[in-house]
This is a predicted structure of an 80-nucleotide RNA (Glycine riboswitch aptamer).
RNA sequence: CAGGACUCUGGAGACACCCGUCAUCGGGGGCCGAAGGUGAAAGCGUAAGCGAAUCUCUCAGGCAAAAGGACAGAGAAAUU
Numbered sequence: 001c002a003g004g005a006c007u008c009u010g011g012a013g014a015c016a017c018c019c020g021u022c023a024u025c026g027g028g029g030g031c032c033g034a035a036g037g038u039g040a041a042a043g044c045g046u047a048a049g050c051g052a053a054u055c056u057c058u059c060a061g062g063c064a065a066a067a068g069g070a071c072a073g074a075g076a077a078a079u080u
Stems, first nucleotide, its partner, number of pairs: 002079001006075005015029001017028004030063003036059001037057001039055001043050002
């Protein structure tokens, strides 16, 4: 110098809806897009592939707070 486990900080959207039960448990309707996952054009390329994700779908997830949270900033172990 590279590397990035991990740590700290910031971090959006959408019903504290209805029914049962009063156990944050089950069912129903509505909604969101930023864990994960699906799809994806022009163009480039012999092809593979790139484009490509914060776009798209809403399977999963989520819709008071907490937690989670793409991404961003600061630090940073192993290893070479």
The sequence was found by an Rfam model in a public genome assembly. Its mean pLDDT, the model's own confidence on a scale to 100, is 80.